[in-house]
Context: one part of a larger RNA
RNA sequence: UUGGGCGUAAAGCGCAUGUAGGCGGGAUGGUCAGUCAGAUGUGAAAGCCCGGGGCUCAACCCCGGAAGAGCAUUUGAAACAGCCAUUCUUGAGUACUGGAGAGGAAAGGGGAAUUCCUGGUGUAGAGGUGAAAUUCGUAGAUAUCAGGAGGAACACCGGUGGCGAAGGCGACUUCCUGUACCAAUACUGACACUGAGGUGCGAAGGCGUGGGGAGCAAACAGGAGUAGAUACCCUGGUAGUCCACGCAGUAAACGAUGAUCACUAGGUGUUGAGGGUAUUGACUCCUUCAGUGCCGCAGCUAACGCAUUAAGUGAUCCGCCUGGGGAGUACGAUCGCAAGAUUAAAACUC
Numbered sequence: 001u002u003g004g005g006c007g008u009a010a011a012g013c014g015c016a017u018g019u020a021g022g023c024g025g026g027a028u029g030g031u032c033a034g035u036c037a038g039a040u041g042u043g044a045a046a047g048c049c050c051g052g053g054g055c056u057c058a059a060c061c062c063c064g065g066a067a068g069a070g071c072a073u074u075u076g077a078a079a080c081a082g083c084c085a086u087u088c089u090u091g092a093g094u095a096c097u098g099g100a101g102a103g104g105a106a107a108g109g110g111g112a113a114u115u116c117c118u119g120g121u122g123u124a125g126a127g128g129u130g131a132a133a134u135u136c137g138u139a140g141a142u143a144u145c146a147g148g149a150g151g152a153a154c155a156c157c158g159g160u161g162g163c164g165a166a167g168g169c170g171a172c173u174u175c176c177u178g179u180a181c182c183a184a185u186a187c188u189g190a191c192a193c194u195g196a197g198g199u200g201c202g203a204a205g206g207c208g209u210g211g212g213g214a215g216c217a218a219a220c221a222g223g224a225g226u227a228g229a230u231a232c233c234c235u236g237g238u239a240g241u242c243c244a245c246g247c248a249g250u251a252a253a254c255g256a257u258g259a260u261c262a263c264u265a266g267g268u269g270u271u272g273a274g275g276g277u278a279u280u281g282a283c284u285c286c287u288u289c290a291g292u293g294c295c296g297c298a299g300c301u302a303a304c305g306c307a308u309u310a311a312g313u314g315a316u317c318c319g320c321c322u323g324g325g326g327a328g329u330a331c332g333a334u335c336g337c338a339a340g341a342u343u344a345a346a347a348c349u350c
Base pairs, nucleotide, nucleotide: 003322004321005320006319007304008303012318014201015200016199017198021194022193025088026087027086028085029084030083031082034080035077036076037075038074039073040072041071042070049065050064051063052062053061054060091191092188093187094186095185098181103177104176106174107173108172110154115149116148117147118146119145120144121143125136126135162169163168206247207246208245209244210243211242215241216240220236221235222234223233258317259316260315261314262313263312266295267294268293269292270291271290272289273288274287275286276285299306300305323350324349325348332343333342334341335340
């Protein structure tokens, strides 16, 4: 390489968008450079195969025949594939209706709590722990009442509930805005799927500039504890956490499961929408879609388990794997302010 694989053994890019490329629905007609069939030429000799023959046999040798991929020319076939033309509506999309939603962005006002400040009451402790101490407090703390300031987060509702491509999103109101879903029509007429590169988004932490800073809290300091304790516990506490604008581009970025389409027993919850039955109505019961859970048959799996939300059965396209260590490292290159990220070996060794 071929092959075999990728939930947990090595292996699905963090996610999307989309270029090239690959691949692609039904009908009719045409075409024939793909495909298929025939013919001709070429296909040296030797070899392989078949039939004879010669060395006493055989190996070996000699004679004859057959076969031969490919290429070229030519004649035809037209199912499939391609191309051209016409057409269709089921794939895909658009418009209209409806309800659902922590989807995104901006602005505004809100209540509880912590902390701090001011004032009142009040007096000796408070705090903290396994026990203590550092710490705070007679310059009046802790407790309690009233007023004020400021920042951050939004209890209950809350739910294997919802939304989003993923990261993620949770108080309220307003404005702007994206997607999905259901139902009934109308329209376009294959416009589809995937997607190397590219581009965009991308938790936390980190970086730059300028703000902000209540609580929490790396680093750091102290107190304990210990043989020691650069920790676990306690008292403090700075970056940071928050905002704006940039950078960075990684995570157990996980369902450790790429995207799309089709098919393949059921049962039972739940969310959104619809239809029927029923009813004064909300219920109830039956049922159709779209999500989201559990259980389970066939099948699959090394087993665990998966099982219409597949890890089953098939199709298309992409990514990735190929013994352990060395190593996701060195070197080079690209990107970055840096930290570093991406790409990515070998010697050697078992």